[in-house]
RNA sequence: GGGCAGGUACUCAAGCGGUCAACGAGGUCAGACUGUAAAUCUGAUGGCAAUGCCUUCGGGAGUUCAAAUCUCCCCCUGCCCA
Numbered sequence: 001g002g003g004c005a006g007g008u009a010c011u012c013a014a015g016c017g018g019u020c021a022a023c024g025a026g027g028u029c030a031g032a033c034u035g036u037a038a039a040u041c042u043g044a045u046g047g048c049a050a051u052g053c054c055u056u057c058g059g060g061a062g063u064u065c066a067a068a069u070c071u072c073c074c075c076c077u078g079c080c081c082a
Base pairs, nucleotide, nucleotide: 001081002080003079004078005077006076007075010026011025012024018065027045028044029043030042031041032040046054047053048052058074059073060072061071062070
C1' cells in the first nucleotide's frame, strides 16, 4: 500500500431504517432473606424541571418524515496479502 472484519452504556455484548435510552451477562447501588457474610430473589443503573423532555452507539458530513442501522471522508483495532 491492497483486501476483509470490527469500534455500542462502567466491562463484555445483541441489535430488520420506525415497536430503542438500546436485549442479555457481569459489575455497581438499594431492598428482601440470613446471627454475620456468601449464595439466592426483587428493583434501579445517560441526564433533567420526569405520563414528558433533552442528549447518546469512534469523529465529521450527508440521505430520509425518521439513522446505532444506509452513503461518503477521517481516526483507531484485529486478521490476510504484498

This is a predicted structure of an 82-nucleotide RNA (transfer RNA) from a Planctomycetota bacterium. Its Rfam family is "tRNA". The organism belongs to Planctomycetota, within Bacteria. It was read from a public genome assembly.